[in-house]
The RNA shown here (Glycine riboswitch aptamer) has 119 nucleotides and comes from a Chloroflexota bacterium. The source organism's lineage runs through Bacteria, Bacillati and Chloroflexota. The coordinates come from a structure-prediction model, not an experiment, and the mean pLDDT is 81.
RNA sequence: ACGGAUGACAGGGAAGAGAUCCUAAGCGACGCGUGAGCGAAGCCGAAGGACGCCGAAGGUGCAAAUCUGGAACAGGCGAAGCCAGAUGAAUCUCUCAGGCAAAAGGACCCUGCAUCCGC
Numbered sequence: 001a002c003g004g005a006u007g008a009c010a011g012g013g014a015a016g017a018g019a020u021c022c023u024a025a026g027c028g029a030c031g032c033g034u035g036a037g038c039g040a041a042g043c044c045g046a047a048g049g050a051c052g053c054c055g056a057a058g059g060u061g062c063a064a065a066u067c068u069g070g071a072a073c074a075g076g077c078g079a080a081g082c083c084a085g086a087u088g089a090a091u092c093u094c095u096c097a098g099g100c101a102a103a104a105g106g107a108c109c110c111u112g113c114a115u116c117c118g119c
């Protein structure tokens, strides 16, 4: 120098789905009142509830394959096959978690850096 793996690192890219509805709490333009105060559009909403949805933090499930065990047969053996169990990936699956304007987050990808391995 090249290739590979890893990362509480740096930079860049990165999808989907209600800025849904109701209610509390808080704030509250403004109005009324001499006043304490009362009313109130609206804002917020990370709290409670309702319905609808998304899959790309995390998590669940499993195919091939591998391994283990079992039955067989007139009698002996048990390779394949059969039966049972275990292990078993994903951007697949479920939707527990999370999410459904923007921001944030974001699997994954690219570049750099660091460490390790190979040559």
Stems, first nucleotide, its partner, number of pairs: 002118006009112005018051001020050004026043002030039003052100003058096001059094001061092001065087006